[in-house]
RNA sequence: GACGAACGCUGGCGGCGUGCCUAACACAUGCAAGUCGAACGGAGUUUGCAGGGAAGGAUGCUUUUUUGCGAACUCAGUGGCGGACGGGUGAGUAACGCGUGGAUAACCUGCCUGUAAGACUGGGAUAACACUGGGAAACCGGUGCUAAUACCGGGCGUGCUGUAUAGAGGGCAUCCUCUAUACAGGGAAGGACGGGAUGUCUGCUUACAGAUGGGUCCGCGUCCCAUUAGCUAGCUGGUGGGGUAAGGGCCUACCAGGGCGACGAUGGGUAGCCGGCCUGAGAGGAUGUCCGGUCACACUGGGACUGAGACACGGCCCAGACUCCUACGGGAGGCAGCAGCAGGGAAUCUUGGGCAAUGGGCGAAAGCCUGACCCAGCGACGCCGCGUGGAGGAAGAAGUCCUUCGGGGCGUAAACUCCUGGACUGGGGGACGAGGAAGGACGGUACCCCAGUAGAAAGGGACGGCUAACUACGUGCCAGCAGCCGCGGUAAAACGUAGGUCCCGAGCGUUGUUCGGAUUCACUGGGUGUAAAGGGCGCGUAGGUGGUUGUCUGUGUCUCAUGUGAAAACUCAGGGCUCAACUCUGAGAUUGCGUGGGAAACUAGGCAGCUAGAGGACGGUAGAGGGGAGUGGAAUUCCCGGUGUAGCGGUAAAAUGCGUAGAUAUCGGGAGGAACACCGGUGGCGAAGGCGGCUCUCUGGGCCGAUCCUGACGCUGAGGCGCGAAAGCUAGGGGAGCGAACCGGAUUAGAUACCCGGGUAGUCCUAGCCGUAAACGAUGGGUGCUAGGUGUUGGGGGGUAAAGACCCUUCAGUGCCGAAGCCAACGCGAUAAGCAUCCCACCUGGGGAGUACGGCCGCAAGGUUGAAACUCAAAGGAAUUGGCGGGGGUCCGCACAAGCGGCGGAGCAUGUGGUUUAAUUCGAUGCUGCCCGAAGAACCUUACCAGGGUUUGACAUGCUGGUGGUAGGAACCUGAAAGGGGGACGACCCGACCGUAAGGGAGGGAGCCAGCACAGGUGUUGCAUGGCUGUCGUCAGCUCGUGCCGUGAGGUGUCGGCUUAAGUGCCGUAACGAGCGCAACCCUCAUCCCUAAUUGCUCCUGGCAGGUAAAAGGGUCAGAGCACAAUAGGGAGACCGCUGGCGAAGAGCCAGAGGAAGGGGAGGAUGACGUCAAGUCAGCAUGGCCUUUAUGCCCUGGGCUACACACAUGCUACAAUGCAGGGUACAACGGGAAGCGAAGCCGCGAGGUGGAGCAAAUCCCCAAAAGCCCUGCUCAGUUCGGAUCGCACGCUGCAAUUCGCGUGCGUGAAGUCGGAGUCGCUAGUAACCGUGGGUCAGCAAAGCCGCGGUGAAUACGUUCUCGGGCCUUGCACACACCGCCCGUCAAGCCACCCGAGUCGGGUUCACCAGAAGGCCGGUAACCGAAGAGGGCCGGACGACGGUGUGCCUGGUAAGGAGGGC
Repeated sequence: GACGAACGCUGGCGGCGUGCCUAACACAUGCAAGUCGAACGGAGUUUGCAGGGAAGGAUGCUUUUUUGCGAACUCAGUGGCGGACGGGUGAGUAACGCGUGGAUAACCUGCCUGUAAGACUGGGAUAACACUGGGAAACCGGUGCUAAUACCGGGCGUGCUGUAUAGAGGGCAUCCUCUAUACAGGGAAGGACGGGAUGUCUGCUUACAGAUGGGUCCGCGUCCCAUUAGCUAGCUGGUGGGGUAAGGGCCUACCAGGGCGACGAUGGGUAGCCGGCCUGAGAGGAUGUCCGGUCACACUGGGACUGAGACACGGCCCAGACUCCUACGGGAGGCAGCAGCAGGGAAUCUUGGGCAAUGGGCGAAAGCCUGACCCAGCGACGCCGCGUGGAGGAAGAAGUCCUUCGGGGCGUAAACUCCUGGACUGGGGGACGAGGAAGGACGGUACCCCAGUAGAAAGGGACGGCUAACUACGUGCCAGCAGCCGCGGUAAAACGUAGGUCCCGAGCGUUGUUCGGAUUCACUGGGUGUAAAGGGCGCGUAGGUGGUUGUCUGUGUCUCAUGUGAAAACUCAGGGCUCAACUCUGAGAUUGCGUGGGAAACUAGGCAGCUAGAGGACGGUAGAGGGGAGUGGAAUUCCCGGUGUAGCGGUAAAAUGCGUAGAUAUCGGGAGGAACACCGGUGGCGAAGGCGGCUCUCUGGGCCGAUCCUGACGCUGAGGCGCGAAAGCUAGGGGAGCGAACCGGAUUAGAUACCCGGGUAGUCCUAGCCGUAAACGAUGGGUGCUAGGUGUUGGGGGGUAAAGACCCUUCAGUGCCGAAGCCAACGCGAUAAGCAUCCCACCUGGGGAGUACGGCCGCAAGGUUGAAACUCAAAGGAAUUGGCGGGGGUCCGCACAAGCGGCGGAGCAUGUGGUUUAAUUCGAUGCUGCCCGAAGAACCUUACCAGGGUUUGACAUGCUGGUGGUAGGAACCUGAAAGGGGGACGACCCGACCGUAAGGGAGGGAGCCAGCACAGGUGUUGCAUGGCUGUCGUCAGCUCGUGCCGUGAGGUGUCGGCUUAAGUGCCGUAACGAGCGCAACCCUCAUCCCUAAUUGCUCCUGGCAGGUAAAAGGGUCAGAGCACAAUAGGGAGACCGCUGGCGAAGAGCCAGAGGAAGGGGAGGAUGACGUCAAGUCAGCAUGGCCUUUAUGCCCUGGGCUACACACAUGCUACAAUGCAGGGUACAACGGGAAGCGAAGCCGCGAGGUGGAGCAAAUCCCCAAAAGCCCUGCUCAGUUCGGAUCGCACGCUGCAAUUCGCGUGCGUGAAGUCGGAGUCGCUAGUAACCGUGGGUCAGCAAAGCCGCGGUGAAUACGUUCUCGGGCCUUGCACACACCGCCCGUCAAGCCACCCGAGUCGGGUUCACCAGAAGGCCGGUAACCGAAGAGGGCCGGACGACGGUGUGCCUGGUAAGGAGGGC
């Protein structure tokens, strides 16, 4: 796109078409084939004329009856023509059935047309009818009468038919035609008109011819299965006979043994065929409904009769099934005609009108008949046309939807105004179709005119992509959608609804089928190295294909002419219905087939040649080519003997095993089997499999050389035949080593394995099977053509050369690299996967499955051929980027190693899990959660729980109304508090106006009260987010522009070498540059310089106190000064700069000098592109959702502090490098006003008192501690250790009960250095020691952030562990190895296979029986003149049926097998 459609929703009108695709299922009822009286005898009705009878009677009138002769009409029968057409259906049929073109010298043809001739004379019956008999009926019988265009005889018969003879002519064989003669055979019918006719019409007979219609035959074409490969007995041919209209095994007898088949016979399945129709650019594919041609069928099967024509839809006979009637004796029937009914089904119409038209039958005609046909009805089933109104009408009503709340959409849409009349209603007119008259079912229809009414008339699907059209709400992997991909797990453009939009529109969607897209069966027009696909290899049959020259033929081919290719359809042009659909006319087309003429290049064929293909002869030559026979050495094993002694063997390590009965080792001798080291080589040979010591023998093939010969003999090769590794099989040998199975030993969670010790088949030989393989170059064979370079094997020619050898060239082989070209890429590239050509094989999504069934082969194992159901939306190739690897290379890191100290054991502290609880608020959860958010939970905090209260609210903004004794508010009452009540007292700001002023003061504000908007939420979503943060990781990476390469993803740059802490730099380089990172710039510390000066300092001066024999030092005060120290601002300094070496020269590295510092001097700040949907909605912000007398707010109390347990991080220890007591020394960073707080005094102490000084280089916190000196302790659960508990105190605070810290006294637990395992640290580091700060009323701080003091050890090295960088490699991974994925088992569902059987369908063969029927044969008695026929009898044939048997196929089945999801 299409449809004979169906289904869902919807449905206004008309025209033209179309309508049982299923049950060729069964059918009630009506109709569908009759007609002719001008063929015939009759019957009936009406009627005319004539005659007769009867009755009446009005006397020539009426009625009735009868006879004869008519007329009109009707009817059964005889007879004729037609029922063989028209109409239906598609069962059967794979066929000369159909299509197309021919043939008929092998035929027929009623009615029709033409021509010629003719119709003489006789005869006997029979229906109807009458009478009668039987039967329920259907129907049948008997007797008698009668007609014909019914039937029969005789006669004529030029012509016709047959036979024979003769002659002539012709042809494609048999033969055909014509002429003559002879013999034989065979014809007829009348009727009508008319007064009549030699009249007209019509019919009849014979013959010829035509037309029409048919029969038969032939060429070509006409579906699927080869898992159907052989079929055939009248089967093939001949002769005789029969039969037919006609050829023929069509039938029959005899004879012969043929015929068909891979170019697909036979069998099975399916099917009517065609013109056409649908689709397609075409070629094709699919289809055969309507219309047209043709065939077949008519309940099923068989059969003939009649006839011009039938084996006969509305005829006959028989049989069968079914239905109906019946008086049970018998009968009747056939809608696949039109309607209609039941049934089946997803589904398909009225028991209509009319013969008016067209056509048909009969008839002389009128006419009759006609469910053919013409019309109407029903169905949106299809095509076509029309309508459901037209114009105006707001910057745009209401309503609904969305919204950023501004607005936007539906939308000129509606309302409203004006108008129109194709539909409808009313009225009027009114056809064509009908030819010379009449006659119209449709139909008072189409059409026309007038009037009226916007009135009756819109839906369906879609809106994630394909594909045109988007939002909101609901839902929450539910409900659902879905053609494919796929949507839905709380913001869904994909589900449902709504609004809007898109598409089409009286339809729109869905389903089904078919073509297209699909060059996805490829003729046009595909492929096979790796995607599916080259047969394992050869020989060769059929077939296909084939070098060169000449000539002939004219097969294919081409050309011209001609016949045919029906009509319709299609295309074009024109015409008719108002248009269109539809239809008419003309032209084209119909690509085909036949016939005739022509061409001769190519193809084919014949003939004759050629030598370039192929083959042969001759001469050389290499080789693991093959078969057979023989033979050799090394090695293993075994046996014998010698030597010899305790082990051997084996492995990662072992064990099993062997060995004192003497092994292993070693020497000598022997046996036996198998395989052939070195040579040996991308060397050779072979078709492939494959072939390896040496010799002999038999034998195949190749290559090279120069001539000669044959003369296309060639290539390929379906079937076929042969060869064919290993394993396996049969029989017989053989058996050293090795070695499936098997047995031990190990390994392991297990180990039916890998490793070890044994070991049987087998491996070997002979004979025979098997016939497979990653039988691979995953690449079939032949031929020709198309750059090179470089190896190597065999041969030839040439050059140089003494030789080995080398060089040039050529042929044949075998490798590598590559041009063009090809390829999806990888790659191939004269050994093609290039360019061509010929032949064969094979492929057509994955799984099921190389399975099942069947066939063939095999001893078996199995091989070969080789499906389907079902199922999936992929399977696959090549390449790319990553990630990964118990891959490789290289490099780094407290990563390991080397060290030091810890953790893991104890007690305590803190956090977490778990448990508990009214609540133990919440979050953080491997590394990267767990002294984390918490840098301070008794109340508060606080988010949790219980209880008490409150509702515009604890807080913000706006609006409305009210309010001067207003707002505020002390006593007092109540209460746990919050809160409630209460109300003394009692304002503030602006200010019209009054007043000189003071002051008063309407009104307004603030505040308050009431109400409305709203507030509030630590409620939810960190997977809706911003911001911030952790981690990889301070790892060295991550990218871009332009260029280049690639079809592309992408690559290059960023790679390689050297180097670095570094993608740091240098060199190389199709890359050249650049950005974010690295580094540097910033801060602190280390040295020096400058500047500065107090609260700092003191080289200096003086005073005072104290001290001393005198002094010194020190303290303090004042002065002086800023040298020193310190403070804090600015500079200098370090850069591989210098020297040497290494490095290809460079980058740089090593060593050295100088220097306070040396190769980044030390530390910090600084965190690329990104990853983890990492963390945080509870810090803050924020979308959506939820809540609103509560999930908000206030309060009291409780909880976050629970405790059988588990983990994490710490503290204190276990002691003598220690502890205790006494004495004594030296810091730094910091903090201080609701603060730090001195001296002094009190207290054992915490602390109290006190209050100087200090907003700080000034005063205070402030004592530093380890250290050093002295003393005690003496290895002990202790003078270690301090948990726990008791008593008594202190401090903070409204308040220390749950639940703070401290002090004194007493108590004195575990713990004696910590399993597996695990952490930190590379120098002023670890370790040890104290000290300050933040938070903070106080403090659970042993935590965190800082500060200084004392101050080590070790690093061979990069194999290993962990993490990371770069290069490379493999990959079936890509939410990326925590990946992917295989098989069993368990559960469910599905289809299929086998299956003891069982039940059907189809079919073969044999036999039995045998209806109708035609055929063959026979035939009395009796009748008859005779003949013929019927009948009867017999026979063969013969449908249905029966019995047996085989084959094919389907259903079902206990159970069994595998498969899919």